[in-house]
RNA sequence: GGGGACGUGGCCCAGUUGGUAGGGCAUCUGUUUCGCACUCAGAAGGUCAGGGGUUCGACUCCCCUCGUCUCCA
Numbered sequence: 001g002g003g004g005a006c007g008u009g010g011c012c013c014a015g016u017u018g019g020u021a022g023g024g025c026a027u028c029u030g031u032u033u034c035g036c037a038c039u040c041a042g043a044a045g046g047u048c049a050g051g052g053g054u055u056c057g058a059c060u061c062c063c064c065u066c067g068u069c070u071c072c073a
Stems, first nucleotide, its partner, number of pairs: 001072007010025004019056001027043004049065005
């Protein structure tokens, strides 16, 4: 230098014939207990790596950039 895969709450992941972004753990509140933990219920937390384009509408399609891994040279 060239090819491929990946980037989604604090952490680990799901989600694509384009149509309101979800789960587990963690956190907080309530429940329970003499108290803690567990259980159960609820809540908060996301510019979907960044920018641009296509579209009525983009995590999803196209282009560029950044980062990680990998292959070739």